A computed fold for a 95-nucleotide RNA from a Myxococcales bacterium, annotated as Bacterial small signal recognition particle RNA. Rfam family: Bacterial small signal recognition particle RNA. Rfam links the family to the GO terms SRP-dependent cotranslational protein targeting to membrane, signal sequence recognition and signal recognition particle, plasma membrane targeting. By type it is a non-coding RNA gene. Of the family's consensus pairs, 96% are formed in the model.
RNA sequence: GAUAAGGCAGGCGGCAACGGCGGAGUCGUGAACCCCGCCAGGACCGAGAGGUAGCAACGGUAGCGGUGACGUCGUGUGCCGCCUGCCCUGUCCGC
Numbered sequence: 001g002a003u004a005a006g007g008c009a010g011g012c013g014g015c016a017a018c019g020g021c022g023g024a025g026u027c028g029u030g031a032a033c034c035c036c037g038c039c040a041g042g043a044c045c046g047a048g049a050g051g052u053a054g055c056a057a058c059g060g061u062a063g064c065g066g067u068g069a070c071g072u073c074g075u076g077u078g079c080c081g082c083c084u085g086c087c088c089u090g091u092c093c094g095c
Base pairs, nucleotide, nucleotide: 001092002091003090004089006087007086008085009084010083011082012081013080014079015078016077017075018074019073020072021071022070025067026066027065028064029063035060036059037058043052044051045050
């Protein structure tokens, strides 16, 4: 000087983990009345046929809570790859 392996540190990229935020979907609950629909019974109007308003129930919505593919941000977490620097060992060549 060349070459191969190893160790340490740093940088970059990637994947995972954890945490925050958003989040389709989904589950539960759900505004007695001042949300919607539909309105048994009953009430009212009508001579009648019918009609009107409408409580409960039922269905749904707002709201509240759980879960959540996925997205995004983050790191005194873990791993992989590449690059750089330093250390060290072996081999070869030269002085």